[in-house]
Context: one part of a larger RNA
RNA sequence: GGCAUGCGGUGGAUGCCUCGGCGCCAAGGGCCGAUGAAGGGCGCGGCACACUGCGAAAAGCCUCGGGGAGCCGUGUGCGGGCGCUAUGACCCGGGGGUGCCCGAAUGGGGAAACCCGCCUGGGGUGAACCCCAGGCAUCCGUGGCUGAACCCAUAGGCCACGGAGGGGCACGGGGGGAACUGAAACAUCUUAGUACCCCCAGGAAAAGAAAUCAACCGAGAUUCCCCUAGUAGUGGCGAGCGAACGGGGAAGAGCCCAAACCCACAGGGUGUCAAAGCCCGAGGGCGUUGCCCUGUGGGGGUUGCGGGACCCAUCCGGGGGCGGCCUCGGACGCCUCAGGGAGUGAGCAAGCCUUGGCCUAGCCGAAGCGGUCUGGAAAGGCCCGCCAUAGAGGGUGAUAGCCCCGUAGGCGAAAGGUCGAAGGCCUCCCGGGGAUGGGAUCCCGAGUACCACGGCCCACGGGGAAGGUCGUGGGAAGCAGGGGGGACCACCCUCCAAGGCUAAAUACCCUUGGCGACCGAUAGCGCACCAGUACCGUGAGGGAAAGGUGAAAAGAACCCCGGUGAGGGGAGUGAAACAGAACCUGAAACCGCAUGCCU
Numbered sequence: 001g002g003c004a005u006g007c008g009g010u011g012g013a014u015g016c017c018u019c020g021g022c023g024c025c026a027a028g029g030g031c032c033g034a035u036g037a038a039g040g041g042c043g044c045g046g047c048a049c050a051c052u053g054c055g056a057a058a059a060g061c062c063u064c065g066g067g068g069a070g071c072c073g074u075g076u077g078c079g080g081g082c083g084c085u086a087u088g089a090c091c092c093g094g095g096g097g098u099g100c101c102c103g104a105a106u107g108g109g110g111a112a113a114c115c116c117g118c119c120u121g122g123g124g125u126g127a128a129c130c131c132c133a134g135g136c137a138u139c140c141g142u143g144g145c146u147g148a149a150c151c152c153a154u155a156g157g158c159c160a161c162g163g164a165g166g167g168g169c170a171c172g173g174g175g176g177g178a179a180c181u182g183a184a185a186c187a188u189c190u191u192a193g194u195a196c197c198c199c200c201a202g203g204a205a206a207a208g209a210a211a212u213c214a215a216c217c218g219a220g221a222u223u224c225c226c227c228u229a230g231u232a233g234u235g236g237c238g239a240g241c242g243a244a245c246g247g248g249g250a251a252g253a254g255c256c257c258a259a260a261c262c263c264a265c266a267g268g269g270u271g272u273c274a275a276a277g278c279c280c281g282a283g284g285g286c287g288u289u290g291c292c293c294u295g296u297g298g299g300g301g302u303u304g305c306g307g308g309a310c311c312c313a314u315c316c317g318g319g320g321g322c323g324g325c326c327u328c329g330g331a332c333g334c335c336u337c338a339g340g341g342a343g344u345g346a347g348c349a350a351g352c353c354u355u356g357g358c359c360u361a362g363c364c365g366a367a368g369c370g371g372u373c374u375g376g377a378a379a380g381g382c383c384c385g386c387c388a389u390a391g392a393g394g395g396u397g398a399u400a401g402c403c404c405c406g407u408a409g410g411c412g413a414a415a416g417g418u419c420g421a422a423g424g425c426c427u428c429c430c431g432g433g434g435a436u437g438g439g440a441u442c443c444c445g446a447g448u449a450c451c452a453c454g455g456c457c458c459a460c461g462g463g464g465a466a467g468g469u470c471g472u473g474g475g476a477a478g479c480a481g482g483g484g485g486g487a488c489c490a491c492c493c494u495c496c497a498a499g500g501c502u503a504a505a506u507a508c509c510c511u512u513g514g515c516g517a518c519c520g521a522u523a524g525c526g527c528a529c530c531a532g533u534a535c536c537g538u539g540a541g542g543g544a545a546a547g548g549u550g551a552a553a554a555g556a557a558c559c560c561c562g563g564u565g566a567g568g569g570g571a572g573u574g575a576a577a578c579a580g581a582a583c584c585u586g587a588a589a590c591c592g593c594a595u596g597c598c599u
Base pairs, nucleotide, nucleotide: 001598002597003596004595005594006593007592008591009590015584016548017547020519021518022516023515024514025513026512027511028510029509030508031167032166039102040101041100042055043054044053046078047077049075050074051073061096062095063094064093065092066091070084071083072080107116108115109114117136118135119134120133121132122131123130124129138164139163140162141161142160143159144158145157146156171202172200173199174198175197176196182189186236212219213218223250224249225248226247227246233241234240254501255500256499257445261299262298263297264296265295266294267293268292269291270290277286278285279330280329281328282327283326284325304479306444307443308442309441310439311438312437313436314435315434316433318337319336320335321334322333323332339430340429341428342427343426351425352424353423354422355421356419357418358417359416360415362411363410364409368384370383371382372381373380385402386401387391393405394404395403450474451473452472453471454470455469456468457467460486481496482495483494484493485492535542536541555583558570559569560568561567
């Protein structure tokens, strides 16, 4: 020095564990903000470092409920000789109060958490100083006051009221919009309308009530899922891209304007030769009334077996009052009652109350303090019982239906929120007109449809290229009309564009509960642990490591060595201390000690 064996050290693998994480399902909830948010800074405790909570009323204040014996948040104690507590503390839930400073930050400034003001009112001995309360930003809208150049007016100025501003993981709509990559190179193409940027909205958003499809049969808004189907197509016909019809499901809901026409009001035009007009007929009376255009408001009306307006015809239509220049008759208009219908989620205008369900605290809840053995400990073995609408699960010194928490099954809200249902109040509508038939009188969304050219979207790359949409130019019809049915034409079928609203089924997030042939500390979220921390970076940003004594601290009094050390030896605790805090198990590399053999 090597090998072997034994005993140690080091090290932290492995096993076991889980206050954590991941995924799915179900239920509930979903915007916050000038009444100052999100997010922060700084403070608040008897001692107070960090976390948590809170805000100068500062680990808290008031109130209403729940609960019922301990409590003064956590790491974590000390102190409190009278701390608080059945006059109900602590704790849990609803509502309220307070809420420094920064931050949209908004009186002005600013290198965020700081500095400096003005007005009104109040406090201090207080004119100048200090303190307290309230107010003072900008933009937009509406209304008002005032008011230049320039007479009116307008611009401008001022005031009041209302709104906005900023934030939000993901989800949504819109405006812009890559490249690497793939095509085994690369340019059309692909990646991809993805990433990314911007604007805007909501708890969802968007879409939505056919100028849709279909195929000669028919369907009947939109959205989402499954299939159709990797089909038809498209494609340097390469790589790739990739429908629809139709079927099955989830959900289910339909509506309102514009216009014709009528009425009222306002403005403009025209008209006195008294005539059009004042509902009709007769008589009398009035007459700048009338007529045309424009605008505003009300009625009317909303469709494709075309609809509506207007006119005509026929039929049906409870009661009362009032009205028009007067009288009579008729018709008409307005108001109102009975009766009927509907409604706050669009349509369609605002709700309120009661009852009820659910959410935000909770409550009741069966049956062995059984015997004995082993053990540190019984929940284990053996023996004997009991409950079960409860033998899910977790805990308790090992493996417990009957010890504890629970579980099955029941019960519960003063306050706040939410839901739809019923009822009531209330409101609206019909009633006051409606129905049928007829009428080529009127209306039915115009710089629109459509065409050309240039783009884009449609699965569809210019193609035979329809359809949608934008730019430029041209530019209709008006129901005897117009669009579509994949060039185009005819026939046929189908649908009414150029206005608008609309729940649910869908997406995503949070909370709670449940579940898992999900992970078990190099795994599972980056984070089981004081983690978006330490640390790195000028910055945008990057971003860890780190769990386990024991059943219980019973966490080792006291003695000894030592530096009043570190560390160790006794003693003691404990079932165990080679469980001693560098603490469960404790592999290997690696380092020793002892012994044997070889050299």
A computed fold for a 599-nucleotide part of an RNA from Thermoflexus sp., annotated as large-subunit ribosomal RNA, domain I. The full RNA is in RNAcentral, with records from ENA. Its mean pLDDT, the model's own confidence on a scale to 100, is 80. The organism belongs to Thermoflexus, within Bacteria.